[in-house]
Context: one part of a larger RNA
RNA sequence: CUCGUUAAGGAACUAGGCAAAUCAGUGGCCGUAAGUUCGCAAUAUGGCCUGCCCUGAGAGCAAUCGAAGGGCUGCAACAACCGUACUUCAACCGACUGUUUAUCAAAAACACAGCUCCCUGCUAAACUCGUAAGAGGAUGUAUAGGGGGUGAUCCCUGACCAGUGCUGGAAGGUUAAGUUUGGGGGUCCAAGUCGUAAGAUUUGGGCUCACUGAAUGAAGCCCCAGUGAACGUCGGCGAUAACUAUAAUCGUCCAAAGGUAGCGUAAUCCCUUGCCAGGUAAGUUCUGGCCCGCAUGAAUGGGUUAACGAGUUGAAGACUGUCUCGACGAGGCGCCCG
Numbered sequence: 001c002u003c004g005u006u007a008a009g010g011a012a013c014u015a016g017g018c019a020a021a022u023c024a025g026u027g028g029c030c031g032u033a034a035g036u037u038c039g040c041a042a043u044a045u046g047g048c049c050u051g052c053c054c055u056g057a058g059a060g061c062a063a064u065c066g067a068a069g070g071g072c073u074g075c076a077a078c079a080a081c082c083g084u085a086c087u088u089c090a091a092c093c094g095a096c097u098g099u100u101u102a103u104c105a106a107a108a109a110c111a112c113a114g115c116u117c118c119c120u121g122c123u124a125a126a127c128u129c130g131u132a133a134g135a136g137g138a139u140g141u142a143u144a145g146g147g148g149g150u151g152a153u154c155c156c157u158g159a160c161c162a163g164u165g166c167u168g169g170a171a172g173g174u175u176a177a178g179u180u181u182g183g184g185g186g187u188c189c190a191a192g193u194c195g196u197a198a199g200a201u202u203u204g205g206g207c208u209c210a211c212u213g214a215a216u217g218a219a220g221c222c223c224c225a226g227u228g229a230a231c232g233u234c235g236g237c238g239a240u241a242a243c244u245a246u247a248a249u250c251g252u253c254c255a256a257a258g259g260u261a262g263c264g265u266a267a268u269c270c271c272u273u274g275c276c277a278g279g280u281a282a283g284u285u286c287u288g289g290c291c292c293g294c295a296u297g298a299a300u301g302g303g304u305u306a307a308c309g310a311g312u313u314g315a316a317g318a319c320u321g322u323c324u325c326g327a328c329g330a331g332g333c334g335c336c337c338g
Stems, first nucleotide, its partner, number of pairs: 001331006008324002012322001017319001025050001027049004035040001037152001051072004058065002073077001086317007093309002098110002114150007127136003154303003158234003163231002165227005172222003178216006184209011235253005262296001263293001274290005
């Protein structure tokens, strides 16, 4: 290290019954609770029987099956082998079967049926891949297809559109390139005026500019509405009842609106081993209540649920070398001595 046995006790071990042990024939007969979506739960739990020989009611065309009864052996009759669930009571989470971190996580995570919102009316749907051609969607057509959220069922899903997003609107404001048109500059040409000349200057025209004013100029933004199973948000202070306490009630401030039904010391509670009750001789865990909830709360769903789970937690029975507390035996590995 891998096994086997073990007095008395029997979880006192430990984070935790981890490991081990027990139980158990997916044989027959009987029998089976709460709960329940009436399917289940359920092989619930539990009790009895079991070999061999004789006899053979009865069923059947027959093969064969077989009630009841009697006898034999043994410690024991599924006697060996093979093969095969320990069981129960509760709570949480997830409805379920399923999927997952190949190689530390199998779960309460993902998915799921169901529910809901948004997009899409088809000559090229929406959407996705591709520069494109083209392809998927689909040889489909809104009972269809795509996307987001939630996650069976049952009871439900409250208030707020102020901010952000989305959808719709178009009067006004703002707003680009571009276009049009002035001013200014450059250059060329023509004509005029002044000047002896060099040149200066005026007017008109052509071309042109990284200068400048104005007009026009879409969406967007500002603006106006709608929208929460869109992202989200859902108060503070003070006073008050004929004991006290508490506050149905009142005042005031702020806000878009101030958390509704539920649930609640919770997989959420810091204080906290909250308080009361149960279970134990003794219980930071557990269960049932309570509720001023540091910091619950309604499809980021709220609450409840039969069935299901190699899920998490608590308890009980049975059982045991887990332990009190060790001991002995079998086989093996390493090391040491010889």

Description: The part of an RNA shown here (large-subunit ribosomal RNA, domain IV) has 338 nucleotides and comes from a Candidatus Staskawiczbacteria bacterium. Lineage of the source: Bacteria > Bacteria candidate phyla > Candidatus Staskawicziibacteriota. Model confidence (mean pLDDT): 83 of 100.